This is a predicted structure of a 362-nucleotide RNA (Bacterial RNase P class A) from an Acidobacteriota bacterium. Its Rfam family is "Bacterial RNase P class A". Rfam classes the family as a ribozyme. Rfam describes the family as follows. Ribonuclease P (RNase P) is a ubiquitous endoribonuclease, found in archaea, bacteria and eukarya as well as chloroplasts and mitochondria. It is recorded under the gene name rnpB. The organism belongs to Acidobacteriota, within Bacteria.
[in-house]
């Protein structure tokens, strides 16, 4: 110096007035009064109602190891592969020698290999022949070499052959075993074996392990109105008609119901009036002292655990946290709780501070 790396914090500040919520008995004074994300709603767990002998299947999810934790797709320390010179990132990181099934273009052939170009043609057959052998490639051998593809049946070198080829040999890879090492994941060394078993599982599927459901609109307390339900009191009178009957209809207005009582009038024709119980709205509550902050010891690389001190830190309920003035700076991003917490994963103006990398100077 750096358009380099990790990681921590901050998130405009001060006065005045006027207000909104919450506590303190009303008031009146005091106190407190959104975020690192309150956000996405994407895991986890508390709570809380329902359901449950156990066990499966089904169905969702996780998936390298060890720990940490209430729990986890979190977080920490580790292997392993992969990027970068480096700091350091980044990995859906079990199984393709259970089955199924898939591979577009291109390619000659994409899975019990394949002969497009090529290379050989030792052998048999052909043609020539000076009979020594030459030739061309008909059988016919070859995966070395070029080409095509994400991927062509181990890679490099070397013997070897008619050309080849793990046919052989050495490394290097692979496999299967064994020995330190290491709680493991895994690593390093011998030691067998030419080498078989290509690739997808972010196809299905196996295989291990986990998980009942439904959410504060959860529940819970209290308790109107209106219809409904039970119990109890009071009414249900006359005429005529149907009908075998319980009953219906029609008049009728004396008695009764309603028109707040009371006279008059009108209207209906059986029902009214009280208690109790469920439930429904409204209303209380669930509600914020926690797996809660700060310090600061001890364990542990650490994630965390553990003890002391200490401090309380919003709780609305069509939803409070806000307006105006002044003034000062570096001129102010993303964004606003809604039962509560651990967590991830998006958003975000400016700026501090620690580590550590790469280059260059001295």
């Nucleotide at each position: 110096u750096g358009a380099g790396u990790g990681g921590a914090c901050u998130a405009g500040g001060g006065c005045g007035u006027c207000g909104c919520u919450g506590c303190u008995u009303c008031a009146c004074c005091g106190c407190a009064g959104a975020g690192g994300a309150a956000a996405g709603u994407c895991c986890g767990g508390g709570c809380u109602c329902c359901g449950c002998a156990g066990g499966g299947c089904a169905g969702u999810g996780a998936g390298c190891c060890u720990g940490c934790u209430a729990a986890c797709g979190g977080c920490a320390g580790g292997g392993c592969g992969g990027g970068g010179c480096g700091a350091c990132c980044c990995g859906a990181c079990g199984g393709a020698a259970a089955g199924u099934g898939c591979a577009a273009c291109a390619g000659a052939g994409a899975a019990c290999a394949a002969a497009c170009c090529g290379c050989c043609g030792a052998u048999g057959g052909c043609u020539c022949u000076u009979c020594g052998g030459a030739g061309a490639u008909c059988a016919g051998g070859c995966a070395a070499g070029g080409g095509u593809g994400a991927a062509a049946c181990g890679g490099u070198g070397g013997g070897g052959u008619a050309a080849g080829a793990g046919c052989c040999c050495a490394c290097c890879g692979c496999c299967g075993g064994c020995u330190u090492g290491g709680u493991a994941a895994c690593a390093a060394g011998g030691c067998g074996g030419g080498c078989a078993c290509g690739g997808c599982a972010a196809a299905c599927c196996c295989c291990u392990c986990a998980c009942g459901g439904a959410g504060c609109a959860a529940g819970a307390c209290c308790a109107a109105a209106u219809a409904g339900g039970c119990u109890g009191g009071c009414g249900c009178a006359c005429u005529c008609c149907c009908g075998c009957g319980a009953g219906g209809g029609a008049g009728c207005g004396a008695g009764g119901a309603u028109c707040g009582g009371c006279c008059c009038g009108a209207u209906c024709g059986a029902g009214c009036c009280a208690g109790c119980g469920g439930g429904u709205a409204a209303g209380u509550u669930g509600c914020u002292a926690g797996a809660g902050g700060u310090g600061g010891g001890u364990g542990g690389c650490g994630a965390c655990a553990u003890c002391c001190a200490u401090c309380c830190c919003a709780g609305a309920g069509g939803a409070a946290u806000g307006a105006c003035g002044c003034u000062c700076c570096a001129c102010g991003a993303c964004a606003g709780a809604a039962c509560c917490c651990g967590g991830c994963u998006u958003a975000c103006c400016g700026g501090u501070c620690c580590a550590c990398c790469a280059c260059g100077g001295c």